This is a predicted structure of a 107-nucleotide RNA (SAM riboswitch aptamer (S box leader)) from Labilibaculum filiforme. Rfam family: SAM riboswitch aptamer (S box leader). Its family is annotated with regulation of gene expression in the Gene Ontology. Model confidence (mean pLDDT): 81 of 100.

[in-house]
RNA sequence: AAUUUAUACAGAAGAAGUAAGAGAACAGGCUCGUUGACCUUCUGACAACCGCGGCUUCCACAGCUGAAAGGUGUCAAAUCCUGACCAAAUUUUGGUGAAUAUAAAUU
Numbered sequence: 001a002a003u004u005u006a007u008a009c010a011g012a013a014g015a016a017g018u019a020a021g022a023g024a025a026c027a028g029g030c031u032c033g034u035u036g037a038c039c040u041u042c043u044g045a046c047a048a049c050c051g052c053g054g055c056u057u058c059c060a061c062a063g064c065u066g067a068a069a070g071g072u073g074u075c076a077a078a079u080c081c082u083g084a085c086c087a088a089a090u091u092u093u094g095g096u097g098a099a100u101a102u103a104a105a106u107u
Stems, first nucleotide, its partner, number of pairs: 001107008013043005021032003026083004044075003048072003052066004079099001084096005
């Protein structure tokens, strides 16, 4: 880097530095931002997967549950909303996709 699987309406701060944009890509909206956003570093927090313990099981797989924060991850707004399809009580609501992000495994 690619593929597969699972999850994505919950949760979670402060300080320092920097300086004008930022919210994945493109587009349309809508928000955040010199009351310093975004980003980087430190500390803290949250708790999704792996890992650890227990229950279940002949075993395995799978499921449930608990603790911790070890490996990653995350800490404005639903992945901020929509943009492809279907249905309906029709310019809205719901569902399924696509794309994206995170984790694990494989190549």